[in-house]
RNA sequence: CGGGGUGUCGUAUAGUGGCAUUAUGUACGCUUCGGGUGCGUAAAACCCGGGUUCGAUUCCCGGCACCCCGA
Numbered sequence: 001c002g003g004g005g006u007g008u009c010g011u012a013u014a015g016u017g018g019c020a021u022u023a024u025g026u027a028c029g030c031u032u033c034g035g036g037u038g039c040g041u042a043a044a045a046c047c048c049g050g051g052u053u054c055g056a057u058u059c060c061c062g063g064c065a066c067c068c069c070g071a
Stems, first nucleotide, its partner, number of pairs: 001070007010024003018054001026042005047063005
């Protein structure tokens, strides 16, 4: 320098245009003499900018970060 891939709650992950999923962690409650376990509830996320669309995590363009291949 060229090509390809990935980017989603703290962490890990699902999601082929219409409510953003699950696990774990966190907070609170129940259970206990207390802790743990178990059960319930809650908060928390779409890398950034623009475009298409009634509507974008999803499609298109540009950028950023990381990974892979080639030179």
Annotation
A computed fold for a 71-nucleotide RNA from Candidatus Adlerbacteria bacterium RIFCSPLOWO2_01_FULL_51_16, annotated as transfer RNA. It matches the Rfam family "tRNA". The organism belongs to Candidatus Adleribacteriota, within Bacteria.